[in-house]
RNA sequence: GACUUGGUAGCUCAGCUGGUAGAGCAAAUGACUCUUAAUCAUUGGGUCGAGGGUUCGAGCCCCUCCCAGGUCA
Numbered sequence: 001g002a003c004u005u006g007g008u009a010g011c012u013c014a015g016c017u018g019g020u021a022g023a024g025c026a027a028a029u030g031a032c033u034c035u036u037a038a039u040c041a042u043u044g045g046g047u048c049g050a051g052g053g054u055u056c057g058a059g060c061c062c063c064u065c066c067c068a069g070g071u072c073a
Base pairs, nucleotide, nucleotide: 001072002071003070004069005068006067007066010025011024012023013022019056027043028042029041030040031039049065050064051063052062053061
């Protein structure tokens, strides 16, 4: 340099054929307990890597760029 896979919550990852973004773990609060842990319940948390475009509507489609992995040179 060319090609390719990926980037979504603090972490690991879902998200179908475009239609208001979820799970597990973690965190906070409450219950229980002499206390902690465990267990149970509840709650909060996201500019979906950045910028543009298409569309009534984009995590998803198109373009450029950034970051990480892989293959080739």

This is a predicted structure of a 73-nucleotide RNA (transfer RNA) from a Tannerellaceae bacterium. Its Rfam family is "tRNA". The family's RNA type in Rfam is transfer RNA. Gene Ontology term of the family: triplet codon-amino acid adaptor activity. Rfam describes the family as follows. Transfer RNA (tRNA) molecules are approximately 80 nucleotides in length. The source organism's lineage runs through Bacteria, Bacteroidota, Bacteroidia, Bacteroidales and Tannerellaceae. The coordinates come from a structure-prediction model, not an experiment, and the mean pLDDT is 80.